Source information: Large-subunit ribosomal RNA, domain IV from a seawater metagenome, 355 nucleotides, folded computationally. The coordinates come from a structure-prediction model, not an experiment, and the mean pLDDT is 87. The RNAcentral record of the full RNA draws on SILVA.

Context: one part of a larger RNA
RNA sequence: CUCCCCUUAAGGAACUCGACCAAUUAGCCCCGUAACUUCGGGAGAAGGGGUACUUAGGCUGGUGAAGGACUUGCUCCGUAAGCCGGCCCGAGUGACACUAAAGUGGCUCAUGCGACUGUUUACUAAAAACACAGGUCUCUGCAAAGUCGUAAGACGAUGUAUAGGGACUGACGCCUGCCCGAUGCCGGAAGGUUAAAGGGAGGGGUUAGGACUUCGGUCCGAAGCUCUGAACUGAAGCCCCGGUUAAUGGCGGCCGUAACUAUAACGGUCCUAAGGUAGCGAAAUUCCUUGUCGGGUAAGUUCCGACCUGCACGAAUGGCGUAACGAUGUGAGCAUUGUCUCAAGGGGAGACCCG
Numbered sequence: 001c002u003c004c005c006c007u008u009a010a011g012g013a014a015c016u017c018g019a020c021c022a023a024u025u026a027g028c029c030c031c032g033u034a035a036c037u038u039c040g041g042g043a044g045a046a047g048g049g050g051u052a053c054u055u056a057g058g059c060u061g062g063u064g065a066a067g068g069a070c071u072u073g074c075u076c077c078g079u080a081a082g083c084c085g086g087c088c089c090g091a092g093u094g095a096c097a098c099u100a101a102a103g104u105g106g107c108u109c110a111u112g113c114g115a116c117u118g119u120u121u122a123c124u125a126a127a128a129a130c131a132c133a134g135g136u137c138u139c140u141g142c143a144a145a146g147u148c149g150u151a152a153g154a155c156g157a158u159g160u161a162u163a164g165g166g167a168c169u170g171a172c173g174c175c176u177g178c179c180c181g182a183u184g185c186c187g188g189a190a191g192g193u194u195a196a197a198g199g200g201a202g203g204g205g206u207u208a209g210g211a212c213u214u215c216g217g218u219c220c221g222a223a224g225c226u227c228u229g230a231a232c233u234g235a236a237g238c239c240c241c242g243g244u245u246a247a248u249g250g251c252g253g254c255c256g257u258a259a260c261u262a263u264a265a266c267g268g269u270c271c272u273a274a275g276g277u278a279g280c281g282a283a284a285u286u287c288c289u290u291g292u293c294g295g296g297u298a299a300g301u302u303c304c305g306a307c308c309u310g311c312a313c314g315a316a317u318g319g320c321g322u323a324a325c326g327a328u329g330u331g332a333g334c335a336u337u338g339u340c341u342c343a344a345g346g347g348g349a350g351a352c353c354c355g
Stems, first nucleotide, its partner, number of pairs: 001350008010341002014339001019336001027051005036041001038171001052093004057088007067077003070073001094098001106334007113326002118130002134169007146155003172321004177251003182248002184244005191239003197233002202228005209220004252270005279313001280310001291307005
């Protein structure tokens, strides 16, 4: 010097990102126990008191001989002593200390998130993430939909719409507004467009032959073979017409106006499919921002309550509340402490020295 452990005057979080750590608390019995609440809880709330040993007395449990009863049985009744316990009350004794060691909850207030018990990154994350019961939409009529497999086949299911698959949300309470223009899905079939295929008008190549010829060749050209090919017929889809949001999603701008000022219930105008309703709001969301006001502190970028100017909340990518719950996040207080002021002493293991 490092590590582990113990103790400490006065103070008691002044330490620190943060009471991290350590300390406090602790068992049992009695008293007592708030807001809130889904009436179950909260609750071991909180907060108090007792607790050892000796001894007198009282109450009581177990065991328990003799004896008694008869429906004679591994029967029932039954009390004395002794022994083994428990409780109550009184007196006394000793300590700083009586759950004397070990083991063994610190508590409270407010708020965010998630209802809860559960699950998770085996080896840096246990959470507000996942799951969840509940809710909704959608598909599926059974050889079901869906999934695996080339197939046979299997699961679904030895189930049958109170069933099974998929998606979203996530207890409970109060609720869940407007928009179908776009995208998706569902329905529709009049019209437009549209593939292969059918169809074969027409055109090209080849040439038996014919015509012409400057004999080099040029032109025409049936059948066959072959290449191509218009009109027309031709499904779904798309265009089109409707519906649908707990489908993907979206939910405005400018100007003016009231008899102080300010503000604008009101008016005008432009655009849109429709212009954000209820509720909440500087929020796990607020840039400006340490917004402003109030509370708590001597002093508070955090916290709580409000305000609303929401850069850029908002209703099952759910909104707002919510008792209980949480090795959850944040703020505050009580108790307690070497976390600190500020360090000291002791024990042990190393390091170090000698061997």